[in-house]
Molecule: Glycine riboswitch aptamer
Organism: Ornithinimicrobium ciconiae
RNA sequence: UGACCCCGCGCGUGAGAGUCCUCACGUCGUGAGGCGCCGAAGGGGCAACCUCCCCGCCAAGCUCUCAGGCGCCAGGAACGUGUGGGUGAG
Numbered sequence: 001u002g003a004c005c006c007c008g009c010g011c012g013u014g015a016g017a018g019u020c021c022u023c024a025c026g027u028c029g030u031g032a033g034g035c036g037c038c039g040a041a042g043g044g045g046c047a048a049c050c051u052c053c054c055c056g057c058c059a060a061g062c063u064c065u066c067a068g069g070c071g072c073c074a075g076g077a078a079c080g081u082g083u084g085g086g087u088g089a090g
Stems, first nucleotide, its partner, number of pairs: 001090001005086009018035001020034006036070003042066001043064003050056001
């Protein structure tokens, strides 16, 4: 000086499913109860491989829906892009 990789932040894109019923406060809307749904915040679970066998280890856009969400707003995995930091091949 600095690749690959890891983490954070900014910007852009970003799906799905009831603006259902009742009550209360009430302008928008918020809260409570009920039924029906969605999965791409987060979280849980599982395979092969590995392990002398077992135990164990072990992933997700799979699965479960605890949480979250089901008009708009917000959020949103992932991708793109810019940037800060870490490591450090060469």